[in-house]
RNA sequence: GCCGGCGUAGCUCAGUGGUAGAGCGUACGUUUCAUAAGCGUAUGGUCGCAAGUCCGAUUCUUGCCGUCGGCA
Numbered sequence: 001g002c003c004g005g006c007g008u009a010g011c012u013c014a015g016u017g018g019u020a021g022a023g024c025g026u027a028c029g030u031u032u033c034a035u036a037a038g039c040g041u042a043u044g045g046u047c048g049c050a051a052g053u054c055c056g057a058u059u060c061u062u063g064c065c066g067u068c069g070g071c072a
Stems, first nucleotide, its partner, number of pairs: 001071007010024004018055001025043006048064005
């Protein structure tokens, strides 16, 4: 330099056009003599950035950034 994958909650990941979810975590409550486990409630996001298409974009297209891999 060229090609490809990935970027979504604090972490690990779903979601492939129609108001964004799970598990773990964190806080509080409950339970116990106490701790842990369990149970309940709460906490969670400019979906990497910008532009385009569309009535509507996390999703499709283009560029850029970051990261991982391949070729040279």